RNA sequence: AGAGUUUGAUCCUGGCUCAGGAUGAACGCUAGCGGCAGGCCUAACACAUGCAAGUCGAGGGGUAACAGGGAUUGCUUGCAAUCCGCUGACGACCGGCGCACGGGUGCGUAACGCGUAUAGAAUCUACCUUGUACUGAGGGAUAGCCUUUGGAAACGAAGAUUAAUACCUCAUGGUAUGUAAAGAUGGCAUCAUUUUUACAUUAAAGGUUACGGUAUAAGAUGACUAUGCGUCCUAUUAGCUAGAUGGUGUGGUAACGGCACGCCAUGGCAACGAUAGGUAGGGGCCCUGAGAGGGGGAUCCCCCACACUGGUACUGAGACACGGACCAGACCCCUACGGGAGGCAGCAGUGAGGAAUAUUGCGCAAUGGGCGAAAGCCUGACGCAGCGACGCCGCGUGGAGGAUGAAGGCCUUCGGGUUGUAAACUCCUGUCAGGGGGGACGAAUGUCAGCAGGAUGAAUAAUCCUGCUGGUCGACGGUACCUCCAAAGGAAGCCCCGGCUAACUCCGUGCCAGCAGCCGCGGUAAUACGGAGGGGGCCAGCGUUGUUCGGAAUUAUUGGGCGUAAAGGGCGCGUAGGCUGCUCUGCAAGUCGAAGGUGAAAUCCCUCAGCUCAACUGAGGAACUGCCUCCGAUACUGCAGGGCUUGAGUCCCGGAGAGGGUAGCGGAAUUCCCAGUGUAGCGGUGAAAUGCGUAGAUACUGGGAGGAACACCGGUGGCGAAGGCGGCUACCUGGACGGGUACUGACGCUGAGGCGCGAAAGCGUGGGGAGCAAACAGGAUUAGAUACCCUGGUAGUCCACGCUGUAAACUAUGGGCACUUGGUGUUGCGGGUAUCGACCCCUGCAGUGCCGGAGCUAACGCAUUAAGUGCCCCGCCUGGGGAGUACGGUCGCAAGGCUGAAACUCAAAGGAAUUGACGGGGGCCCGCACAAGCGGUGGAGCAUGUGGUUUAAUUCGACGCAACGCGAAGAACCUUACCUGGGUUUGAACUGUGACGGACCGUUCCAGAGAUGGAAUUUCCCUUCGGGGCUGUCAUGGAGGUGCUGCAUGGCUGUCGUCAGCUCGUGUCGUGAGAUGUUGGGUUAAGUCCCGCAACGAGCGCAACCCCUACCCUUAGUUGCCAGCGAGUCAUGUCGGGAACUCUAGGGGGACUGCCGGUGAUAAACCGGAGGAAGGUGGGGAUGACGUCAAGUCAUCAUGGCCUUUAUGUCCAGGGCUACACACGUGCUACAAUGGGCGGUACAAAGGGCUGCAAUACCGUGAGGUGGAGCGAAUCCCAAAAAGCCGUCCUCAGUUCGGAUUGGAGUCUGCAACUCGACUCCAUGAAGGUGGAAUCGCUAGUAAUCGCGGAUCAGCAUGCCGCGGUGAAUACGUUCCCGGGCCUUGUACACACCGCCCGUCACAUCACGAAAGUUAGCUGCUCUUGAAGUCGUUGAGCCAACCGCAAGGAGGCAGGCGCCAACGGAGUGGUUAGCGAUUGGGGUGAAGUCGUAACAAGGUA
Repeated sequence: AGAGUUUGAUCCUGGCUCAGGAUGAACGCUAGCGGCAGGCCUAACACAUGCAAGUCGAGGGGUAACAGGGAUUGCUUGCAAUCCGCUGACGACCGGCGCACGGGUGCGUAACGCGUAUAGAAUCUACCUUGUACUGAGGGAUAGCCUUUGGAAACGAAGAUUAAUACCUCAUGGUAUGUAAAGAUGGCAUCAUUUUUACAUUAAAGGUUACGGUAUAAGAUGACUAUGCGUCCUAUUAGCUAGAUGGUGUGGUAACGGCACGCCAUGGCAACGAUAGGUAGGGGCCCUGAGAGGGGGAUCCCCCACACUGGUACUGAGACACGGACCAGACCCCUACGGGAGGCAGCAGUGAGGAAUAUUGCGCAAUGGGCGAAAGCCUGACGCAGCGACGCCGCGUGGAGGAUGAAGGCCUUCGGGUUGUAAACUCCUGUCAGGGGGGACGAAUGUCAGCAGGAUGAAUAAUCCUGCUGGUCGACGGUACCUCCAAAGGAAGCCCCGGCUAACUCCGUGCCAGCAGCCGCGGUAAUACGGAGGGGGCCAGCGUUGUUCGGAAUUAUUGGGCGUAAAGGGCGCGUAGGCUGCUCUGCAAGUCGAAGGUGAAAUCCCUCAGCUCAACUGAGGAACUGCCUCCGAUACUGCAGGGCUUGAGUCCCGGAGAGGGUAGCGGAAUUCCCAGUGUAGCGGUGAAAUGCGUAGAUACUGGGAGGAACACCGGUGGCGAAGGCGGCUACCUGGACGGGUACUGACGCUGAGGCGCGAAAGCGUGGGGAGCAAACAGGAUUAGAUACCCUGGUAGUCCACGCUGUAAACUAUGGGCACUUGGUGUUGCGGGUAUCGACCCCUGCAGUGCCGGAGCUAACGCAUUAAGUGCCCCGCCUGGGGAGUACGGUCGCAAGGCUGAAACUCAAAGGAAUUGACGGGGGCCCGCACAAGCGGUGGAGCAUGUGGUUUAAUUCGACGCAACGCGAAGAACCUUACCUGGGUUUGAACUGUGACGGACCGUUCCAGAGAUGGAAUUUCCCUUCGGGGCUGUCAUGGAGGUGCUGCAUGGCUGUCGUCAGCUCGUGUCGUGAGAUGUUGGGUUAAGUCCCGCAACGAGCGCAACCCCUACCCUUAGUUGCCAGCGAGUCAUGUCGGGAACUCUAGGGGGACUGCCGGUGAUAAACCGGAGGAAGGUGGGGAUGACGUCAAGUCAUCAUGGCCUUUAUGUCCAGGGCUACACACGUGCUACAAUGGGCGGUACAAAGGGCUGCAAUACCGUGAGGUGGAGCGAAUCCCAAAAAGCCGUCCUCAGUUCGGAUUGGAGUCUGCAACUCGACUCCAUGAAGGUGGAAUCGCUAGUAAUCGCGGAUCAGCAUGCCGCGGUGAAUACGUUCCCGGGCCUUGUACACACCGCCCGUCACAUCACGAAAGUUAGCUGCUCUUGAAGUCGUUGAGCCAACCGCAAGGAGGCAGGCGCCAACGGAGUGGUUAGCGAUUGGGGUGAAGUCGUAACAAGGUA
């Protein structure tokens, strides 16, 4: 510090996710030791039991218990009983102090509660410290105890008696308090201090030698009060408030104060967020972060609040009191039913809740606290121990050597690799744990004893103080630590290994089981599931889950944005607020500087120190970014005052304009009405129909009515804030602009709320209504057509008044000011030059356009009219969906508007640009693509292939083009893979090893369907003599498989397509994907060539090189040829011979746009011509770029994996692949006269031939047979070419066409023609009369037509592959169909249009809304009730202190009444939450239904 994830790829926006840190944690697996910390986050739920606050006898009366002593009695002379407070002491009681601390919890509280800084001149403060002054004289009670008595108990009642440091009275009384008056000083308004005087009021306690008490002044500490500032969320909470705000008076308090009350006034708070609702103890600090921030508020410290719930006061210095009181309530316990008792949010502990949190431990030894003079007592504060890896830190589980790199495991290409120096083994060491021994620090005080000194004292007594010596006190704990012994002996796991993210293989599984933080893995070769081996990480822990910060600049102050990604308010006026020109003076609030105070301690940081180190702890320093006070500075902001003119405004002159409003006027057109002319149609559409018209339409002419809108001008022209505004005239009226100088003197900008304006549609009332036209009707279209098209047509559109308040209200761009290179239009007004004048030209201001530079931008683009550079103000955004929905509020007559969520769900949703693909987008171009032609297919019969069906089997594969006369160049057996049956199991074929044996083969016979079995016969080679070759049997390793997977593969092939394309290097451009080159202008069959060009070159393709063919030359002439010469024949190159010709097959030539003319950029090239056998690639073939289709093939072959092994292998016989209601493809033959039959007659090419082709000849009607010359072939044979030509018959018919089918008879091949061959002859003579929709081939030696040959093959050809013969028609042209190429455009497609995708319905499921109602919580208001208690009042009852002789008084108490008031009750509202028949939409789901809305012009933009 970043990374993954949207895409085919890219950049951006944007969310989600991860890596880090932390934790009072929990869960899973695992676990050796120690130190230090921390341990109910949930039910402030309920609590059994024990303990957590007492102490003082030196305050008191005393003596229940204990000990000692004494006395008396009994007596077994050391025991028992009784008595004595005499002593130590001490239960209960009176009294003092404490119990308000310490400890717990976080319910409540949004508050002066907390934090911080101030104030108290508005206050109190026990114990403590310092100072001053006092401590005199009396009195009456009361508890305890005793007696009586009530009650179950708790607890009382009455009487008698008694003390005090308990209580009361009096005296004294200051510098105390209060009132009044006068003076002085000071201050902060009330005032403070001080001096004097008068009046009034108030003290005390003893006990004892050490303390204590009272008053007062101060200090310290603690408490209380007030104020400034800070302190969570919601505006779907906008108004709140009657003690409310203030005054005055009174009361109350320690004290100010509406704190309370009476009266008076009507204030006070709030958009700088009152009130209401929700949530929450606050801080020091803790976690995180670079910081700013964000989150938290356990442990420790400070403050607050609370103590079962609510209320109340008492006591006290202090409480409205955790272990006090009273009352009410809930709960629980005891009870004799009358009544009582209780409060763990103290420490342990229990139940419950929960994912979850410990011992009913030891000790007061230390620290601290209470009481005490002290000893001491008390102390679940505290110190320790126990439990739990909950956290942090430390240590160990051994170290060194050790390669046959052991065994085993795993993998393997079978060679090996790895685990791995790891182990074994050898030599060492001794931490921890274990055993033995020793053994602390923490202890200082205090106190006791002794000694010394001092004080007091008469004293060497007693007492006190100081010092020294010695003794005493340790929970932890026989712990830490030290030492000895023995022994490698007792001590390693967890997670991960697809990317992010370090770490890889095998097996199992087969979209199953499962994994997953995100992306995503799993459908038979899973590094992603499970196991194993190996590896990586951390380590007594490791993972997971939760939470939180970070990364996230993803709420942006630091530090983001708003044209198109989310985001500018529809527009203006304007309030508050924010911001605000130049200059001078003053002030000093902000600001800056110095100093002071404070910012507790702990924490963080630095240094040092203590535990062996560390964690931990101690000391010192720094820091605590804050607040306050004071002094100073005055640039900037602010405040106050003065001035200025440039911002802003006023005034005068001028022109421009669809700016607004009202009234009037005008013509063209549509429609309607009337009249005329006139006749059969009009209208409408892609085509039609509905509709109108013989009752006279449409058309034309004339007249009239009415409404609405204003052609041309008209223009990226004008005006307006926006919406918007368009005939002409008049009136009323707003704004802007130009020019001018005079005036005002900052008067300005923006603008939350607010107010106004605001297209269309819509609503209300009343008019109006020509045209147009939702709804609606009809006609078409269509599968349907509630649409698009047509004919009609109502609201509405128009006017007046009122509402609505929204739009893609868009420049998707808020307003204002300033600045920043340019070019060119246009509108308005001016200036200059020039002119007679108008233009032209230069120039200023204000608008409005286009192009483009810097700059900006993700890019597109913007660019002085900014999206540039700055300042000011407002509005708005924070992933997609849910949703602009629900609820609430508010506005509206309604429709609806404004405001505006959540649950749930997804990992994306988006923007711009790129490359492709696609388009019922465009441009250019090509192809038998269409068109123009010729002939077919589709109809018939047959052949053949396929589907389907059938079957025991009808083996398998191929499926649009690119499967279907395809694999198959040939299924009777074989082939053969299928079926049935019969055999066989190391096997039919191949091979290694071991053992045993021997020739094997062949021939004959028997059984059998055969395979096979049996019998008979026959009998080996080499040798180094060991054996080997060959062969049989047995065993073993292996064989075999046309079994599966072509979606694991190689190879081969098809197809786009013989289409002209596909790429690379370097350079350049772009953030990038990419682009450029390869686009453009021409041209070509061609990315062919030329030119141009930020490109320059290159490669694979094209072309050429190769083969055949067309012409010529040359060479060579046998088997081919024969012109001339000779010979011969009826005749024939037959013979001699010839080498000319044809031909054969070798080598050459020839054609290159080379030449001429024209066109063209003078180029490339094209057109025409000449010559030539051939002319622009002469014709044909071979040749197939990068790639596409998971195209085809595991059944040609090869091959991974899987499966099978007495079978899915192998052998054999028979059957099947040949089936047959049917459908399709490809063909053959036809339907006839351009034909058929018969007779005669002519001309090929290319092939094949020894298991062969076979002539002449003979036989047969024929297939063929007999026979065999010749020929391994330019020699012989197949072999007859056929159409053609000549002649003749047939004469338009199911025929002399056609030949299917069937009967009979044969031939040939073959072991064998039944299933199931081909051919021949005789007989038979079906359909069929040119073929619907549709569809195929072909552009020249082509189509069509005619025959010939070959491969396969025993036989079988209408198929396939070749060969030649005869031999056309047509192409205007590129609009359309199909396919393709290039450029361009749109795109929401990228599996790429066979794409994507929307909505209803149906099913399942989830969350939410509405809903008659119902349940619960909180709460307002109005009544009602009214406990305890304070206060007030009363007080006839009662009463010790004082007065009084007494009566009585003063004072007090009980009781009564009243105000306030808790719980409770009633009524009526508000609000929140739960449930709710039914209902509404929404989300999500596998391959459901219906359509096709959107994306291309998406087929109606």